[in-house]
RNA sequence: GAAGUCGGAGAGACGGCCGCUGCGGGGCGAGAUCGUCGAGCCCCGGGGAGGAAAGUCCGAACUCCGCAGGGCAGCGUGCUGGGUAACGCCCAGGCCCGGUAACGGGACGGAAAGUGCAACAGAGAGCAGACCGCCUGUCACGACUCGACCGCGGGUCACCCCGCGGUCGGCCUCACGGCGUGGCAGGUAAGGGUGAAACGGUGCGGUAAGAGCGCACCAGCGCCGGCGGCGACGCCGGCGGCUCGGCAAACCCCACGCGGAGCAAGACCGAAUAGAGGAGCACUCGAGGCUGGCCCGGCCGACGCUCCCGGGUAGGUCGCCGGAGGGCGGGGGAGACCCCGCUCCCAGAGGAAUGGCCGUCACCCCACGCGGGGGGAACAGAAUUCGGCUUACGACCGGCUUCGGCA
RNA sequence: GUGAGUGUAGCUCAGCUGGUAGAGCUCCAGACUGUGGAUCUGGCUGUCGGGGGUUCGAAUCCCCUCACUCACCCCA
Numbered sequence: 001g002a003a004g005u006c007g008g009a010g011a012g013a014c015g016g017c018c019g020c021u022g023c024g025g026g027g028c029g030a031g032a033u034c035g036u037c038g039a040g041c042c043c044c045g046g047g048g049a050g051g052a053a054a055g056u057c058c059g060a061a062c063u064c065c066g067c068a069g070g071g072c073a074g075c076g077u078g079c080u081g082g083g084u085a086a087c088g089c090c091c092a093g094g095c096c097c098g099g100u101a102a103c104g105g106g107a108c109g110g111a112a113a114g115u116g117c118a119a120c121a122g123a124g125a126g127c128a129g130a131c132c133g134c135c136u137g138u139c140a141c142g143a144c145u146c147g148a149c150c151g152c153g154g155g156u157c158a159c160c161c162c163g164c165g166g167u168c169g170g171c172c173u174c175a176c177g178g179c180g181u182g183g184c185a186g187g188u189a190a191g192g193g194u195g196a197a198a199c200g201g202u203g204c205g206g207u208a209a210g211a212g213c214g215c216a217c218c219a220g221c222g223c224c225g226g227c228g229g230c231g232a233c234g235c236c237g238g239c240g241g242c243u244c245g246g247c248a249a250a251c252c253c254c255a256c257g258c259g260g261a262g263c264a265a266g267a268c269c270g271a272a273u274a275g276a277g278g279a280g281c282a283c284u285c286g287a288g289g290c291u292g293g294c295c296c297g298g299c300c301g302a303c304g305c306u307c308c309c310g311g312g313u314a315g316g317u318c319g320c321c322g323g324a325g326g327g328c329g330g331g332g333g334a335g336a337c338c339c340c341g342c343u344c345c346c347a348g349a350g351g352a353a354u355g356g357c358c359g360u361c362a363c364c365c366c367a368c369g370c371g372g373g374g375g376g377a378a379c380a381g382a383a384u385u386c387g388g389c390u391u392a393c394g395a396c397c398g399g400c401u402u403c404g405g406c407a
Numbered sequence: 408g409u410g411a412g413u414g415u416a417g418c419u420c421a422g423c424u425g426g427u428a429g430a431g432c433u434c435c436a437g438a439c440u441g442u443g444g445a446u447c448u449g450g451c452u453g454u455c456g457g458g459g460g461u462u463c464g465a466a467u468c469c470c471c472u473c474a475c476u477c478a479c480c481c482c483a
Base pairs, nucleotide, nucleotide: 001403002402003401004400005399006398007397008396012361013360014359015358016357017356018355020048021047023045024044025043026042027041028040031037032036050379054390055389057388058387059386060385061384062262063261064260065259069296070295071294072293074258075257076256077255078254079093080092081091082090083089094108095106096105097104098103109253110252114251115250116247117246131192132191133188134187135186136185137184138183139182140181141180142179146169147168148167149166150165151164152163153162154161155160171178172177200218201217202216203215204214205213221240222239223238224237225236226235227234228233266318267317268316269315275309277308278307279306280305281304288300289299290298310482311481312480325344326343327342328341329340330339331338332337363376364375365374366373408479409478410477411476412475413474414473417432418431419430420429426463434450435449436448437447438446456472457471458470459469460468
């Protein structure tokens, strides 16, 4: 200097004045009362947003649903071991990927259980494939104005085409046979080319040409055995063939889990209104209900149920704050976390409080006439309560680690 | 607060068993007409709300995020 990681704290500190809210104590006290209860007002004391209160993505507590049984469907989770009330969270470890490293990331069970998918391009895309190329066999042709090269001319140069001229070849062998070109039948996955992906890599042998066809080494897969580890897994040795590749955030299979709804749950008190408005389904051979779907079982079920239309109230109390609570100390554990002791009470609103002003300092920025002046300060705000995850966040503080440079 | 749902062209919606994003209306140009409307023909228009992941490939599958909409009490 660059980078990584963990933690802290997040409109600052002190003082003064004025408010808001709910709790405890005291006083006055409308009113109702035999004792007593008590709206409201005043005084004092101490409390009053967050690390995410957010998104509502998981897990619970709590409450209710005629205690929730079985099957199917559905949904969720998915390496191993531990932690926890529980979890999809956390810790430690394994494997894979990225990085020189510190370190970071991973929906990380199964693709030889089955069904599927792979557009375009390409010859061939899933027990693959013969377009060019290479090789084998067979058939035909090999003096027709045919091919190659050179020169000149033309088409405005070049590529290319046409014409003319020249050189060479147009088969070799007496024959069997060979050579060249084309057609047909086959072989071949080495080479070219396509693609995201083409059925191991290098070398030697081998072959008509080739090929794991054979061999050696390397890489991967499977099986067997041994050793280490609780385990995931790792290391070593042997054997096997090399057709066994991708996608399961495709269906699916395997293992485990899941009854549903949510504090507008739910309980009590009180107020108002109109349901004698309409449609449909039922009335015991039973609609419907038991808050997601189907079937069976169980229970409830007749002034019933569903939908539309209409009307009313925008009240009070509880749930509602002592809790898987916070702080300090000690102990256990590698860690998440657990155990013990002491200590503290730390928001509970309901159109919804948690604020405003002044003074002195502190942080950052701006222009300075160095006295001072002006400006800035994020994301966001409890609502039944906890444990997590994720997302947003200006400026800041501290610890540790890695790599590079210089001395 | 709780629970559902929707974002695709200027507007209303298809497409959601993954393989080049469509329809109607609108708009533009042309034809017809003296002109306009209607009609006919042709055409333009897309970060599929945003970001990331899975896959060879995502509007579609998965995760995060943003915006919007709906329902909730009593007569019952």
This is a predicted complex of two RNAs, RNase P RNA and transfer RNA, with 483 nucleotides together. The coordinates come from a structure-prediction model, not an experiment, and the mean pLDDT is 78. It holds a member of the Rfam family "Bacterial RNase P class A". Rfam links the family to the GO terms tRNA processing, dimeric ribonuclease P complex and ribonuclease P activity.